[in-house]
Context: one part of a larger RNA
RNA sequence: CUGGGCGUAAAGCGUGCGUAGGCGGCACGGUCAGUCGGAUGUGAAAGCCCAGGGCUCAACCUUGGAAUUGCAUUCGAUACUGCCGAGCUAGAGUAUGUUAGAGGAAAGUGGAAUUCCCGGUGUAGCGGUGAAAUGCGUAGAUAUCGGGAGGAACAUCAGUGGCGAAGGCGACUUUCUGGAUCAAUACUGACGCUGAGGUACGAAAGCGUGGGGAGCAAACAGGAUUAGAUACCCUGGUAGUCCACGCCCUAAACGAUGUCAACUAGCCGUUGGAGGAAUUUAAUCCUUUAGUGGCGCAGCUAACGCGUUAAGUUGACCGCCUGGGGAGUACGGCCGCAAGGUUAAAACUC
Numbered sequence: 001c002u003g004g005g006c007g008u009a010a011a012g013c014g015u016g017c018g019u020a021g022g023c024g025g026c027a028c029g030g031u032c033a034g035u036c037g038g039a040u041g042u043g044a045a046a047g048c049c050c051a052g053g054g055c056u057c058a059a060c061c062u063u064g065g066a067a068u069u070g071c072a073u074u075c076g077a078u079a080c081u082g083c084c085g086a087g088c089u090a091g092a093g094u095a096u097g098u099u100a101g102a103g104g105a106a107a108g109u110g111g112a113a114u115u116c117c118c119g120g121u122g123u124a125g126c127g128g129u130g131a132a133a134u135g136c137g138u139a140g141a142u143a144u145c146g147g148g149a150g151g152a153a154c155a156u157c158a159g160u161g162g163c164g165a166a167g168g169c170g171a172c173u174u175u176c177u178g179g180a181u182c183a184a185u186a187c188u189g190a191c192g193c194u195g196a197g198g199u200a201c202g203a204a205a206g207c208g209u210g211g212g213g214a215g216c217a218a219a220c221a222g223g224a225u226u227a228g229a230u231a232c233c234c235u236g237g238u239a240g241u242c243c244a245c246g247c248c249c250u251a252a253a254c255g256a257u258g259u260c261a262a263c264u265a266g267c268c269g270u271u272g273g274a275g276g277a278a279u280u281u282a283a284u285c286c287u288u289u290a291g292u293g294g295c296g297c298a299g300c301u302a303a304c305g306c307g308u309u310a311a312g313u314u315g316a317c318c319g320c321c322u323g324g325g326g327a328g329u330a331c332g333g334c335c336g337c338a339a340g341g342u343u344a345a346a347a348c349u350c
Base pairs, nucleotide, nucleotide: 004321005320006319007304008303012318014201015200016199017198021194022193023192025088026087028085029084030083031082033081034080035077036076037075038074039073040072041071042070049065050064051063052062053061054060091191092188093187094186095185096184097182099180103177104176105175106174107173108172109171110154115149116148117147118146119145120144121143125136126135162169163168206247207246208245209244210243211242215241216240220236221235222234223233258317259316260315261314262313263312266295267294268293269292270291271290272289273288274287275286276285277284299306300305323350324349325348332343333342334341335340
């Protein structure tokens, strides 16, 4: 190299966009580069293989053939691939119209609740636990009523509901903005798929500068528990959590399932759209389409299970795996302010 794999055994990059490359719809003409066939030349001899011959046999020697799967030249074939030309519309896209949506960004607004402050009523407890204590309270707490401040999060609606490539997104209004679906036509005419490098986004925690700080809460302090208790429980409490800008780039970043396309029984929900039936509207039913769920035939699977949203049957391209530990470590490179990230061994050992 051939070969085997990647839901859970080792193995799908966290996700998109995209360069090179790889692959690529239907039909016509040309060319003949790939491809296929014939011929010629060459492919030294020895060796190997086959059929003979010679040493009494064999090893050995010897004759002929075959083989040398290659290269070059030349003559042809034209289905497929390539290239060139001119087309098509089923892939892809554009326009017009429609619909749903926590898709994104910015600004503004709202109510409930917690905390704090001020004032009123009111008096001895409150709080907390398995039980307590630390803590708060006669300098008037807890409770309750009125007023105010401030920050953060948006109950109900809420739904194996919706949107987004993923991370993720949930009060309301306005502005700006991305994508998707559906129906009918018109247009472009293969413009496509994948994608090494590259590039963009990327929860939480963490970092830098400046703000903000109600609640919660690493660290820390105290009280308990305990043999001890650097914990679990309790009372406090700082970073942080929030905002702006700039970094970090990792997650059980999970469907532990790469992207795209085609094909292969059905049944039952649900979301968005279109068409139709009946009906006074609505509720309802049927068909179709794009999602999102539950079961299930064939088939697949080691089993579990998957099963038109495939882990079935196939094709295209990329990534990755090759016994456990050492180790996702060391060294080196690149990146980072740092924390660290990424790439990534070996000795040794079982």